[in-house]
RNA sequence: GUGGACGUAGCUCAAUGGUGGAGCAUCGGACUGUGGCUCCGGUGGUUGUGGGUUCGAGUCCCAUCGUCCACCCCA
Numbered sequence: 001g002u003g004g005a006c007g008u009a010g011c012u013c014a015a016u017g018g019u020g021g022a023g024c025a026u027c028g029g030a031c032u033g034u035g036g037c038u039c040c041g042g043u044g045g046u047u048g049u050g051g052g053u054u055c056g057a058g059u060c061c062c063a064u065c066g067u068c069c070a071c072c073c074c075a
Stems, first nucleotide, its partner, number of pairs: 001071007010024004018055001026042005048064005
């Protein structure tokens, strides 16, 4: 340089163009002599960034940033 994959909650991951969820973590409670386990409830999102298409975009298109993989060139 060329091609491709990925980027969503603190972490790991979901989500058919039609209200962004789950597990873990965290907070509160029940239980317990205390803690743990278990159970119940709550909080937590500029979907990497900037545009475009659409009545409507995490999803489609363009650009860009980052990570990873493959290939090419030089040494």